Predicted 3D model of a 99-nucleotide RNA (c-di-GMP-I riboswitch aptamer) from a Thiobacillaceae bacterium. Its Rfam family is "c-di-GMP-I riboswitch aptamer". Gene Ontology term of the family: cyclic-di-GMP binding. Of the family's consensus pairs, 95% are formed in the model. The organism belongs to Thiobacillaceae, within Bacteria.
[in-house]
RNA sequence: GGGAUCCCAGGGCAACACCGCCGAAAGGCGGCGACGCAAAACCACGGGCCUAAGGUGUCUGAGGUGUCCAACGGACGCUAGGGCGGCCGGGUUGCAUCC
Numbered sequence: 001g002g003g004a005u006c007c008c009a010g011g012g013c014a015a016c017a018c019c020g021c022c023g024a025a026a027g028g029c030g031g032c033g034a035c036g037c038a039a040a041a042c043c044a045c046g047g048g049c050c051u052a053a054g055g056u057g058u059c060u061g062a063g064g065u066g067u068c069c070a071a072c073g074g075a076c077g078c079u080a081g082g083g084c085g086g087c088c089g090g091g092u093u094g095c096a097u098c099c
Base pairs, nucleotide, nucleotide: 002099003098004097005096012037013036018031019030020029021028022027035086041092042091043090045089046088047087048084049083050082054079055078056077057076058075059074060073061072063069064068
């Protein structure tokens, strides 16, 4: 330097559920608690997945001197600039042991 996780040591992280806080939500943080993890450490670059506040479209309603309009309300669709690294690839760093 490369490969591996069969063996050793010290350990490390913490899913789900529950509680609190933040958030429109997805989700995040803390507590509690362990399903798992050798990168379950870091980076949203590629793919994938989640959400849709805002934006936008359609329909519709209240309303409006009106064969049309509809600022506003409702329903539905689309949309990431919001998320997930414990979905995969890639990048960066790193413990122990073995070869």